[in-house]
């Protein structure tokens, strides 16, 4: 200091009066002079001033301009005011009516009202004439102050035009008083404003009509501007005034607080009539997300009336209510580290709130008090709503910082937390975009602590504009592939156009004059203490329109010229599937007829259906029909395009090159707007050979409305119409010019040469590759997607959707223009990294095939699921869980489960008390325990150590999370990869180095090469094993010597040999050859124990998989604490309809049984392993040597050989099941192992399916050891016997390297489509319904102006009178709002 907006309903008060100096009564007073009130006639004013934006797209509004006009009051000239005359209200008396009113008689005045008169002057005119006025009043005068008509002002009004001024073409036509004239009438005033006659105009693609929205403007907001929204306040205009019509009155209204009619609606009513319009200021309901006092005062500022006093003014000036906004202030300043308490966190130190606070010194704005107190008011008197208000002042007022701080956020954009707590995809945030929350643990929920903005405010929410270069006019887009070039062309409008010159000058530039209201903005000053705000001070600006002088370069118009665009005409030439039309022709097909023939044929991946002894197919002759034109034919040619191919006439159409001559700008583009336009379709008539949608049959499949395969109709063919569309594509409009190049090719020339042709080159076409240059890249690249100029056509996020609905075309199908609700945050291009692919090349593995033994069947054995139970503890789940953790559950283990105990408990730390402890005995107890007896230790005396008691920290948990975690393990895989560092390319994501050519087991080497070099995989290096040599010789060995007899290297004695175990050698493609590129390398050979990484092992890149493992350990969190912790008895872990998965032992003669009795290596062994001896049918057991081991000991090696049995449920095959035993244990019932007799199940080689293994290998055959009291068919190992196969890389399964798609990237177990079923949103259609709005005919017609009559009726005039003029009422007419009725249209 401004401002407070919507509803056409509204109670209630107020918002427009005034004037006695017009008038006449009444009344009231009186000092008799006179004062005063005013109800009424009259006069002015009630058209101003206040409200509102309902209509209006309009000359309504801005703006510059005209000429046919009006003006009450107001100024200014000049002029006049003279005689007269009849009513009437008011009262006064009677009626009517509830009431508002409202009638009859009678009186009466005026500035009320009417004639005469005069006429400067005005108006009319036919130029002769003719017609128009008037009012007083006040005052003692002087004078004031009014009327009349006339002129000219100013200020306001009403007409006309240029020019601007919203969206919609799914509105294309629209107009009948329309458009013009004549003429007449109206109007204040041009004028179809109106009537009549005549003529038929006039408006529109530069958007007419129609429809939807809307007051318009100066301005107001945003913005760098250009715009781009917007029109509250304040001002100028216009419009309205309950809705609709209409005129009076008046200078002015068709009148907001005037009048008539009508509909609506309220109110009064005596039911007969009446009264009303707050979009004036307040105020009341009711809508609504929202908007205030039923306030004061005319003291300024104006408005009206008045001569004046002086009256009214909800205009105005204040006040009141709301932090709506703008702008001051203030809540305190300064010190203050014991960094106080508290609070919040902690790793327990401490950090943080924080100089913040308390202390301690200050100040004292604001509020509070008391005392004084304006300006706004002038020359002068009175007079002041605001208001006793701003504002001084108090010096020691009072009191003393006291009375005064609040929203929002903290995950990125975004300034502020790697804070606690709590909740668990709940609750909740977010409703700007991304997204957060599923326990570890939320910087994102909710609360705390702290922090971070802003601040008497803050934050939400809605509008507008920015940013958005996202409609791009402005150097500010674009159309190959992101949306977007029309399917081509011809050509109207319209757009743009060569070169010289002269000329004019609407556009263009300059100047000047007018205007573009104030107010606002913005500069410079003033004024409120400052600011916000004012500013009757000054400037600048309003980017505009009009006049007007003036330039002429550009550009326009005109005019004479030009030839270089363009284009005719002649000549000479060319090419050519450019069109039509008509005619030929051969090869093939298919069907006929005939001969040969004689069983099939056709046809598929493999078949059928089909045809075929009525004679196919196949071949031979002949013959019929139709459609298409092999070779040549080529990124050859031609055409605007669609498109065009056998051959010859005919008729025609465009093009290229030389050549001569002419027009002279005739060009270019091109909305509508005509024409052409493949294929399928349609329409009518032919025609129909092959083909061949549909159908119709066999096949394929789970189907199989498909792919295949036999048929087969529209149809394709032809003429004449129709349809107008395509990936109609070069995803590139067309037309000029300019701008490095190389190679093909097609046409016609030129020019040269060594002339059957070659080369160079012009122009005019067609392709490849590429420079610069363009590009988000790919690519584009004189045939542009480069660098410019002209036209045109088209884009503006995806879905809906090129759909609805409307037009318009179409015979239909359908074309064509062409939305919008609703929804999602994307859709999309181009490139790049994996990954995938029933994509491709290469290349490898017991992968596949070749073989050999298995497993799936049987018994048992062992682990899984199920299932069961008190519990059957748990873990592991495809390869990579399921003889796996567990190298060995009777107790123990054991984590489970019943039932009995114990609560500082196994461990540290504190304090007391006491000598225990041990060991032996015994009670009760299922034990754990608890309870007695006896008997006892060391000391350096401090004590150790034990044991009980107190109290508190703790202890403990195989409880949960392996998706919080480390460690380790598994797996792709012993596959050949995975990667960095400078360089380089790339706008980047990235590439390149790593790919290419060889080769290799191997990114392993060579060569190439914008890549040079490096790392971790790779090989080696390490261990075993295979020759050989050396060194050493016990517990090994024994050749050669001796010696013994206990015949065994026993013994000396010796180290040659085996052997043991140290150390070295030995193999590196070294050597030959042959190949390769002379390279790496490959094949072959020699020597050699071994030959190409000799066999074997150990070693495991980057990394997958949220593998697994909290039950080995460790470990965070969370969960238990008289228990999810110990501790004990017992019981389960070992159940048992099933299922599966390793395995073991069969089914037997390559075998079982007996008998014989040779040859091994690797390891163990002292709470052990045993020699030998005895005993027993035998497990075994009794005694007992050596041995801490090359000495002793397990330790018998088994397969082997011989005999026998002869094909069977057996002399196989051994499960079951009964007896009697052995052995380990504290204990063998649940639940061990073993051994003897006795029993003798299944099972005769195993369905679909499926493992393993490439040589000392697999197959077979025993030995050993760890676990461990005892208990392996399992697992780790160790030697003996000892095979067959591998063409070969199609295929299945895994990997590896290049490429190549890709809409995937949780990567193919990916992604993603449709249909059904339900529910609820939006939108078309829809039998109908129903409203609002327009526009035509048609009926009626209120008020009411005009006409027209006026016999009824009337003072003023003329008239002696009659009567006339002239007015009214009535009564017709025409016009017409509202309404009725019926019909049509349109939205």
């Nucleotide at each position: 200091g401004g401002g407070g907006g919507c509803u056409a309903c509204c109670a209630u008060g107020c918002a427009a009066g005034u004037c006695g100096c017009a008038c006449g009564g009444a009344c009231c007073u009186u000092u008799c002079g006179g004062g005063g009130u005013u109800a009424g006639u009259g006069g002015c004013g009630g058209a101003c001033g206040g409200g509102u934006g309902a209509g209006u797209a309009g000359c309504g509004c801005g703006u510059a301009g005209g000429a046919a006009c009006c003006u009450a009051u107001c100024c200014g000239g000049g002029g006049g005011u003279g005689g007269g005359g009849g009513a009437u209200a008011a009262c006064a008396u009677u009626g009517g009516g509830a009431a508002a009113c409202u009638g009859g008689u009678g009186c009466u005045a005026a500035u009320a009202c009417c004639g005469c008169a005069u006429g400067a002057g005005g108006c009319c005119u036919g130029a002769g004439g003719g017609c128009c006025a008037a009012a007083g009043g006040a005052c003692a005068g002087a004078u004031c102050u009014g009327c009349c008509a006339u002129u000219g002002g100013a200020g306001g009004g009403g007409c006309c035009u240029g020019c601007g001024u919203u969206c919609g073409a799914u509105u294309a036509c629209c107009u009948a008083g329309u458009u013009g004239g004549u003429u007449a009438g109206g109007u204040a005033a041009a004028g179809g404003c109106u009537g009549a006659c005549c003529a038929a105009g006039g408006c529109g693609a530069u958007g007419a009509u129609c429809g939807a929205u809307a007051g318009c403007u100066g301005g107001u907001u945003u913005g760098a501007g250009a715009g781009g929204a917007u029109g509250a306040u304040c001002a100028a205009c216009c419009a309205c005034a309950c809705u609709g019509g209409g005129a009076c009155u008046g200078a002015a209204a068709c009148a907001c607080g005037g009048c008539c009619c009508a509909c609506a609606c309220u109110c009064c009513u005596a039911c007969g009539g009446g009264a009303g319009g707050c979009a004036g200021c307040a105020g009341u309901g009711g809508g609504g997300a929202a908007u205030a006092u039923u306030g004061g005062a005319c003291a300024a500022u104006g408005g009206g009336g008045g001569g004046a006093a002086c009256c009214c003014u909800g205009a105005u000036c204040c006040a009141g209510c709301a932090a709506u906004g703008c702008c001051g202030c203030g809540u305190g300043u300064g010190u203050g580290a014991a960094g106080a308490a508290g609070g919040u966190c902690u790793u327990c130190g401490g950090a943080u709130u924080g100089u913040a606070a308390a202390g301690c010194a200050c100040u004292u704005u604001c509020a509070c008090u008391a005392g004084g107190g304006a300006a706004g008011a002038u020359g002068a008197u009175g007079a002041g709503c605001c208001g006793g208000u701003a504002c001084c002042u108090a010096u020691a007022g009072a009191g003393g910082a006291c009375g005064a701080a609040g929203c929002c956020c903290c995950g990125g954009c975004u300034a502020a937390c790697u804070u606690c707590c709590g909740u668990g995809c709940c609750a909740g945030c977010a409703g700007g975009c991304c997204g957060c929350a599923g326990u570890a643990a939320a910087u994102a929920c909710g609360a705390a602590g702290g922090g971070g903005g802003c601040u008497a405010g803050c934050g939400u929410u809605g509008c507008u504009c920015g940013g958005a270069a996202u409609g791009a006019c402005u150097g500010g887009g674009g159309c190959g592939u992101a949306a977007a070039g029309g399917g081509c062309g011809c050509g109207u409008a319209g757009g743009c156009u060569g070169u010289u010159u002269g000329u004019a000058c609407a556009g263009u530039c300059a100047g000047a004059u007018g205007u573009g209201a104030a107010a606002u903005c913005c500069c410079c000053g003033g004024g409120c203490u400052u600011a916000a705000c004012c500013u009757u001070g000054g400037g600048a600006a309003c980017u505009g329109c009009a006049u007007u002088u003036g330039a002429u370069a550009c550009g326009u118009g005109c005019a004479c010229a030009c030839u270089a665009c363009a284009g005719u005409u002649c000549c000479a030439a060319g090419a050519c599937a450019g069109g039509g039309u008509u005619g030929u022709g051969g090869a093939a097909u298919u069907c006929c007829c005939a001969g040969u023939g004689g069983a099939g044929a056709c046809c598929u991946g493999a078949a059928a259906u089909u045809c075929g002894u009525a004679g196919a197919u196949a071949u031979u002759g002949g013959g019929a029909a139709g459609a298409a034109c092999a070779c040549c034919g080529g990124u050859u040619g031609c055409g605007a395009a669609g498109g065009c191919g056998g051959c010859a006439a005919c008729c025609u159409g465009g093009c290229u090159c030389g050549g001569a001559a002419c027009u002279g700008a005739c060009g270019c583009u091109g909305a509508g707007g005509c024409g052409c336009g493949a294929a399928a379709g349609c329409g009518u008539g032919g025609g129909g050979a092959g083909c061949g949608a549909a159908c119709a049959g066999g096949a394929u499949u789970a189907g199989a409305u498909a792919c295949c395969c036999u048929g087969g109709u529209a149809g394709u063919c032809c003429a004449c119409g129709c349809u107008g569309u395509a990936a109609a594509c070069g995803a590139u409009g067309u037309g000029u010019g300019c701008u490095g190049g190389a190679u093909g090719u097609u046409g016609c020339g030129u020019g040269a040469u060594u002339u059957u042709a070659u080369c160079a080159u012009u122009c005019a076409g067609u392709g490849u590759c590429g420079g610069a240059g363009c590009u988000a890249a790919c690519g584009c690249g004189u045939u542009a997607a480069g660098c410019a100029c002209a036209c045109c056509g088209c884009c503006u996020g995806g879905g809906g959707a090129g759909u609805a609905c409307g037009g318009c075309c179409g015979c239909a199908a359908g074309g064509u223009u062409g939305a919008a609700a609703c929804u999602c945050a994307a859709a999309g291009g181009a490139a790049u990294u994996g990954a995938c692919g029933g994509g491709g090349g290469c290349c490898c593995g017991c992968a596949c095939a070749a073989g050999c033994g298995g497993u799936g069947g049987a018994g048992c054995a062992u682990g899984u699921g199920g299932u069961u139970u008190a519990a059957u503890u748990u873990g592991a789940a495809g390869c990579a869980a399921c003889g796996c953790g567990c190298a060995g559950a009777a107790c123990c283990u054991u984590a489970c489960c019943a039932g009995g105990g114990c609560u500082u408990g196994c461990a540290u730390g504190g304090g007391g008390a006491g000598g225990c402890u041990g060991u032996a005995u015994u009670c009760a107890g299922a034990g754990a325990u608890g309870g007695a007896u006896a008997u006892u230790u060391c000391u350096u005396c401090g004590g150790a150590c034990c044991u009980c008691c107190c109290a508190c920290a703790c202890a403990g948990g195989u409880g949960c999370u392996g998706c919080a975690u480390g460690g380790c393990u598994g797996u792709c895989g012993u596959c050949a990869g995975c990667u960095c560092g400078u360089g380089u390319c790339g706008u980047g994501a990235g590439a390149u180095g790593u790919u290419g050519g060889g080769u290799u087991a191997a990114g392993u080497c060579c060569c190439g090469c914008a890549a040079c070099g490096a790392g971790c995989g790779c090989a080696a290096c390490c261990c075993u094993u295979g020759u050989c040599u050396u060194u050493a010789g016990u517990u090994g060995c024994c050749a050669g010597c001796a010696u013994g007899u206990u015949u065994g290297g026993g013994u000396g004695g010796g180290c040659a040999c085996u052997c043991u175990a140290g150390a070295g050698a030995g193999a590196c493609u070294g050597c030959c050859g042959g190949u390769g590129a002379c390279a790496a390398g490959c094949c072959g050979g020699a020597g050699g124990a071994a030959g190409g990484u000799g066999g074997g092992g150990a070693u495991g890149a980057c990394g997958u998989c949220a593998a697994g493992u909290c039950u080995u350990c460790a470990u965070g969190g969370c969960c238990c604490u008289u228990a999810u912790g110990u501790c004990c008895u017992g019981g389960g872990c070992u159940a048992c309809a099933c299922a599966c998965g390793u395995g073991u032992u069969c089914c037997a003669a390559u075998g079982g049984c007996g008998g014989u009795g040779a040859c091994a290596g690797a390891g163990g062994g002292a709470a052990g392993g045993u020699a030998g001896a005895u005993g027993g049918g035998g497990a075994c057991a009794u005694u007992g040597u050596g041995c801490u081991g090359a000495u002793u000991u397990c330790c018998a090696a088994a397969a082997g050989c011989c005999g026998u049995c002869u094909c069977a449920g057996u002399u196989c095959g051994g499960a079951u099941u009964g007896c009697a035993c052995u052995c380990u244990g504290c204990a063998a019932c649940u639940c061990g192992a073993g051994u003897g007799c006795a029993u003798g199940a299944a099972g005769u080689u195993g369905g679909a399916a499926u493992c393993g293994c490439u040589a000392g290998u697999a197959a077979u055959c025993g030995c050993g050891g760890a676990u461990c009291a005892g208990c392996a068919u399992g697992c780790c190992g160790c030697g003996g016997u000892g095979a067959a196969u591998a063409c070969g890389u199609u295929c299945c399964c895994g990997g590896g390297c290049c490429u190549u798609g890709u809409a995937c990237a949780c990567a193919c177990c990916g992604c993603c489509c449709g249909u059904c079923a339900c529910a609820c949103c939006a939108u078309g259609g829809g039998a109908g319904u129903u409203g609002g709005u327009u526009u035509g005919a048609c009926c009626c017609u209120a008020a009411g102006c005009c006409g027209g009559u006026g016999a009824g009726c009337g003072a003023a005039c003329c008239g002696c009178a009659a009567g006339g003029a002239c007015g009214c009422a009535g009564c017709c007419g025409a016009c017409c709002a509202c309404g009725u009725c019926g019909u049509u249209c349109u939205u």